[in-house]
Context: one part of a larger RNA
RNA sequence: UUGGGCGUAAAGAGUUCUGUAGGCGGUGGUUUAAGUUACUGGUUAAAGGUUCGGGCUCAACCCGAAACAUACUUGUAAUACUGGAUCACUAGAGGUAGACAGGGGAGGGCGGAACGCAUGGUGUAGUGGUGGAAUACGUUGAUAUCAUGCGGAACACCGAAGGCGAAGGCAGCCCUCUGGGUCUUAUCUGACGCUAAGAGACGAAAGCGUGGGUAGCAAAACGGAUUAGAUACCCGUGUAGUCCACGCCGUAAACGAUGUUCACUAGAUUCGUGUUUCGAUUUAUCGGGAUGCGGGUCGCAGCUAACGCGUUAAGUGAACCGCCUGGGAAGUACGGCCGCAAGGCUAAAACUC
Numbered sequence: 001u002u003g004g005g006c007g008u009a010a011a012g013a014g015u016u017c018u019g020u021a022g023g024c025g026g027u028g029g030u031u032u033a034a035g036u037u038a039c040u041g042g043u044u045a046a047a048g049g050u051u052c053g054g055g056c057u058c059a060a061c062c063c064g065a066a067a068c069a070u071a072c073u074u075g076u077a078a079u080a081c082u083g084g085a086u087c088a089c090u091a092g093a094g095g096u097a098g099a100c101a102g103g104g105g106a107g108g109g110c111g112g113a114a115c116g117c118a119u120g121g122u123g124u125a126g127u128g129g130u131g132g133a134a135u136a137c138g139u140u141g142a143u144a145u146c147a148u149g150c151g152g153a154a155c156a157c158c159g160a161a162g163g164c165g166a167a168g169g170c171a172g173c174c175c176u177c178u179g180g181g182u183c184u185u186a187u188c189u190g191a192c193g194c195u196a197a198g199a200g201a202c203g204a205a206a207g208c209g210u211g212g213g214u215a216g217c218a219a220a221a222c223g224g225a226u227u228a229g230a231u232a233c234c235c236g237u238g239u240a241g242u243c244c245a246c247g248c249c250g251u252a253a254a255c256g257a258u259g260u261u262c263a264c265u266a267g268a269u270u271c272g273u274g275u276u277u278c279g280a281u282u283u284a285u286c287g288g289g290a291u292g293c294g295g296g297u298c299g300c301a302g303c304u305a306a307c308g309c310g311u312u313a314a315g316u317g318a319a320c321c322g323c324c325u326g327g328g329a330a331g332u333a334c335g336g337c338c339g340c341a342a343g344g345c346u347a348a349a350a351c352u353c
Stems, first nucleotide, its partner, number of pairs: 004324003007307002012321001014202002016019001017200002022195003026089007034082002036078004041073003050066006092192001093189004097184004104178007111155001115151008126137002163170002207248006216242002221237004259320006267298014302309002326353003335346004
């Protein structure tokens, strides 16, 4: 390379979110003839190889003749497909108009519960904690309880098999700004599409830098227990951190361990959200049918090593990208790039089984 694969065996990049190059690409004409096809001229040295014939006693070896193949190229012709040019179309894609749902994002404001602290009142001997204790707190008045004030963080119920987002993720309430999506009918543009190497952007938690903030929780640290020991599990304290602003980091079991897009292939049931129709209803709304979009469960065919998947495919096909090739050494060394650092990305070999 051919070939085989990537849910769980090695393998889908965290997100294709924006998109470059490249690859691939809807319907009907006209034209061209680059690819393509046919014929044709030339070249494709000799030797070798193949076939036929011949020479050494045979063979190896040698000699002669012929043919095939491959590639490039000249010319002529063909035009189905691909490409180029051009005209047109509307089924893909997108825009406009109308309606709808939503914890999608950013900024600002507000609220109550809980908790802690402070001050004051009541009140007296315990409180706290555990398997049991102790450390700890408390007569300088704790715990409990009431009142007032201050503070930071998170938003019970609703809440769900539920919603939104490309992923990470997103939840008290209100306001402002803002992204995306779905449906309906009409209309407009007229292939404007799909994928996407590199590149860019985003990217939980922890961590880092500067400045704030710090109620609770809590790595580290200290103390008390437990124990043979106990650098732990349990208890009492407690600093980074957790929070905010700005700037880095760029990794996760970043998981559906399942790349994106398109088409096709039985159904059943349920949830969310539109449209439409029928019925009930004073309305609000509810129920049935039809038809979209999204979220689940079960299941035919089919697939699968099995488990399982099954119109949200792991089925049947197509386009494009990424990745895999025995275990260990190793996601390491070296080099390079990035980073303040921690480290990240790229990525071997010897050796060994």

Record summary:
Predicted 3D model of a 353-nucleotide part of an RNA (small-subunit ribosomal RNA, central domain) from candidate division WWE3 bacterium CG_4_9_14_0_2_um_filter_35_11. The prediction has a mean pLDDT of 84. The sequence was found in a public genome assembly. NCBI's taxonomy places the organism under Bacteria, Bacteria candidate phyla, candidate division WWE3. It matches the Rfam family "Bacterial small subunit ribosomal RNA". Gene Ontology terms of the family: structural constituent of ribosome and ribosome.